[in-house]
Context: one part of a larger RNA
């Protein structure tokens, strides 16, 4: 240390667990919500009926889907850190300021009908809403043209101010009731997000030394939110390099990790950036993509067929098969925190929160505590006197952690909604403070109480020297050990075992790997 192996294992608490094949993937789930935009409405129930409540499913419409999640394959710089510029630039949502929503107008989904097709699906004819589309008015400090001045700058496509033309906009809903609540439209500031751009730093290798034609620069135009060979015509002949260019091979980069430090190694978890999404290329929408769970071609692979043709993409989250030495549950909630819709209730959320397996890490606790002998009984040396294992154990007295049974009650819950008030906010259906009743927990449990019992809980390397710790017995250069030096050929403290000691302990040791 993201470790993997071998023996062996009693809780807990925090962590952390596909490092190889960026192989292949069945199953589920992971991005949807809005009925206070819009029109039609099953089923049910109420009615004798006419006709009324009720709202699933589906569609148009908005907003989200560009975020969150994953992985590091590519890239030596369109990347990273940094420390600046934008006098070359964008922004849906939110906040804040000023002004506005006037009049028309024509289609389509859905649905009715009547077809094709095995499906995926698709085709004509009818007809019908809208915040959907269009078309007018209305308008500036918006946008374009032209005029003719000032400020400040090293340099205006910055700011200020003057005239003239031309041009661009909107939608509603809720409610007894809207100047007021939600919502639209235009403009100006903001706060976050982002493009772009320079300086410096940022591997190896010269057994790679030359390299380069959109190339390098210029004018003009075209594209861009925007500079700019971005892109394209001409015109010139230029860049780049031994302070290492091209080249080739490796690799995401930082913050940060290890370690006593480092001019040293590494880039798992977390956090910032970049990049990818079966390969490979392409736009489209949109405020923002060249979009993992959108489309459009081509290719591989699979897969389903009535052979005429469709279908898919786990480098989310579980799980599978495959290679490996080797890395987990097809778990429970949306109670918190956050995100996305909605006026709100609410819905959605594999993001998250927690639960499950793993001694994988790191920390803590525990397996009992005191007494007990000229020293029990087995083991083992033995000069056969006896030494040692050993207070160890038997025995006696005591504790009760931990784990087991049970109880009882704090925390994570703050709100939101509703019902009653009560004060503010010139006016509100709306915000805000605030009193009092309900309402919300997947998962866990710190601590406390009570009951029973020593009772469920020790092991693994080592003992020649380096190294802390030695006899005896087998074996006989065998059989074996070894990290180095060595050791074993008949008394072996070094090989195997017993006995005993040494050292760590829920671990011990072995490999690998860094310093």
């Nucleotide at each position: 240390u993201g470790a993997a192996c071998g023996u062996u294992g009693g809780c807990g608490g925090c962590g952390u667990g596909g490092a190889u094949u960026a192989g292949g993937c069945a199953u589920g789930c992971g991005a949807g919500u809005c009925g206070u935009a819009c029109g039609a409405g099953a089923a049910c129930c109420c009615g004798c009926a006419a006709g009324g409540g009720g709202g699933a499913c589906a569609g148009u419409g908005g907003c989200g889907a560009a975020c969150g999640g994953g992985g590091u394959a590519g890239u030596a710089a369109g990347g990273c850190g940094u420390a600046g510029g934008u006098g070359a630039c964008g922004u849906g949502c939110c906040c804040u300021g000023c002004g506005g929503u006037c009049g028309g107008g024509g289609a389509u989904a859905g649905c009715u009908u009547a077809g094709g097709g095995a499906a995926a699906c698709u085709u004509a004819a009818g007809g019908u809403a809208a915040u959907a589309c269009c078309c007018g008015a209305u308008a500036a400090u918006c946008c374009c043209g032209g005029u003719a001045g000032g400020u400040u700058u090293g340099a205006a496509g910055a700011c200020c101010a003057u005239c003239c033309g031309g041009g661009c906009a909107a939608a509603g809903g809720u409610g007894u009731g809207a100047u007021u609540c939600c919502a639209c439209c235009a403009c100006a500031g903001g706060a976050g997000c982002g493009g772009c751009u320079u300086g410096c730093g940022u591997g190896g290798u010269a057994u790679u030394a030359g390299c380069u034609a959109g190339u390098u620069g210029g004018u003009g135009a075209g594209g861009u939110a925007a500079c700019g060979g971005c892109u394209c015509a001409c015109c010139a002949a230029g860049g780049c390099u031994u302070c290492g260019a091209u080249g080739c091979c490796u690799a995401g980069g930082g913050g940060a990790u290890g370690u006593u430090u480092c001019g040293c190694a590494u880039g798992a978890u977390c956090c910032c950036c970049a990049c990818c999404a079966c390969u490979g290329g392409g736009a489209c929408u949109g405020a923002g993509a060249u979009a993992c769970u959108g489309c459009c071609c081509a290719g591989a692979c699979a897969c389903c067929u009535a052979c005429g043709g469709g279908u898919g993409g786990c480098u989310g989250c579980a799980g599978u098969c495959g290679a490996g030495a080797a890395u987990c549950u097809u778990c429970g909630g949306c109670a918190a925190u956050g995100g996305g819709g909605g006026c709100a209730a609410c819905c959605c959320u594999g993001a998250c929160c927690g639960a499950g397996c793993g001694a994988c890490g790191c920390c803590g606790c525990g397996u009992g505590u005191g007494g007990g002998a000229u020293g029990a009984a087995g083991g083992c040396c033995c000069u056969u006197g006896g030494g040692u294992u050993g207070u160890a154990a038997a025995c006696c007295a005591c504790u009760g952690u931990c784990a087991g049974a049970g109880g009882g009650g704090a925390u994570g819950a703050a709100g939101u909604g509703c019902u009653a008030g009560a004060g503010g906010g010139u006016u509100c259906u709306c915000c805000c403070u605030u009193u009092a009743g309900u309402u919300u927990g997947a998962c866990a449990u710190a601590g406390c109480c009570u009951c029973a019992g020593a009772g469920g809980a020790a092991g693994c390397a080592c003992g020649g020297g380096c190294u802390a710790a030695g006899u005896u017995c087998g074996u006989g250069c065998c059989a074996g050990c070894a990290g180095c030096c060595g050791c074993g050929g008949u008394a072996a403290g070094a090989c195997g075992a017993a006995c005993u000691g040494u050292g760590c302990a829920a671990a011990c040791g072995u490999u690998a790997u860094u310093c």